[in-house]
RNA sequence: GGGCCCGAAGUUUACCCGGUUGAACGCCUCGUUUGCAACGAGGAGGCAAGGGGUUCGAUUCCCCUCGGGUCCA
Numbered sequence: 001g002g003g004c005c006c007g008a009a010g011u012u013u014a015c016c017c018g019g020u021u022g023a024a025c026g027c028c029u030c031g032u033u034u035g036c037a038a039c040g041a042g043g044a045g046g047c048a049a050g051g052g053g054u055u056c057g058a059u060u061c062c063c064c065u066c067g068g069g070u071c072c073a
Stems, first nucleotide, its partner, number of pairs: 001072007010025004019056001027043005049065005
């Protein structure tokens, strides 16, 4: 330098055909307990790596950039 794959809550991730984002663990509050854990109820947290394009509409399709992995030189 070139090919391929990946990037979303704090962490691991679902959403393969475009219709407006879920889960588990963790975190916060309350209840139960002498207290902790466990359990039960409720809650916060993601404009999906960044930018642009297509479209009525993009996490999803296209392009560029950044980061990670892998292969070739």
Molecule: transfer RNA
Organism: Candidatus Levyibacteriota bacterium